[in-house]
Context: one part of a larger RNA
RNA sequence: CACCGCCCGUCAAGUCAGCCGAGUGGAGUGCACCCGAAGGAGGUGAGCUAACCCGCAAGGGGAGCAGCUUUCGAAGGUGUGCUUUGUGAGGAGGACUAAGUCGUAACAAGGUAGCCGUACCGGAAGGUGCGGCUGGAUCACCUCCUU
Numbered sequence: 001c002a003c004c005g006c007c008c009g010u011c012a013a014g015u016c017a018g019c020c021g022a023g024u025g026g027a028g029u030g031c032a033c034c035c036g037a038a039g040g041a042g043g044u045g046a047g048c049u050a051a052c053c054c055g056c057a058a059g060g061g062g063a064g065c066a067g068c069u070u071u072c073g074a075a076g077g078u079g080u081g082c083u084u085u086g087u088g089a090g091g092a093g094g095a096c097u098a099a100g101u102c103g104u105a106a107c108a109a110g111g112u113a114g115c116c117g118u119a120c121c122g123g124a125a126g127g128u129g130c131g132g133c134u135g136g137a138u139c140a141c142c143u144c145c146u147u
Base pairs, nucleotide, nucleotide: 003110005107008103009102011100013097014096015095016094019091020090023087024086025085026084027083028082029081030080031079032078033077034076039072040071041070042069043068044067047065048064049063052061053060054059113134114133115132116131117130118129119128120127121126
């Protein structure tokens, strides 16, 4: 490349990421309860013991050991939450992609001025109602400013 312009949305095709989703698999983690190893600590200790004390001795005292028990306690178990990741029929939208489809909403008064809010309606852009704005063209008038 300048109206043979620009441009909007549905639909169709493709790619990508995320969202919802009956569920389903994994990882991490909170809480409650159950079980409770090793070991530490407490209690008990009628059984056992050479060392210390008394005693000539028997034995006694003291100290200690096994055992029993209480408590703390890892792993494990049950229940219930949380976080994260994979997967999931299906669903809704998004971004992007030379030459697809339907129309033509916007840009000129864009051919019904446009836009904002809202309600209803419609394949789609959108249409209509109500209220608002001028960031509307045109015509006339008024006020103000500049020359």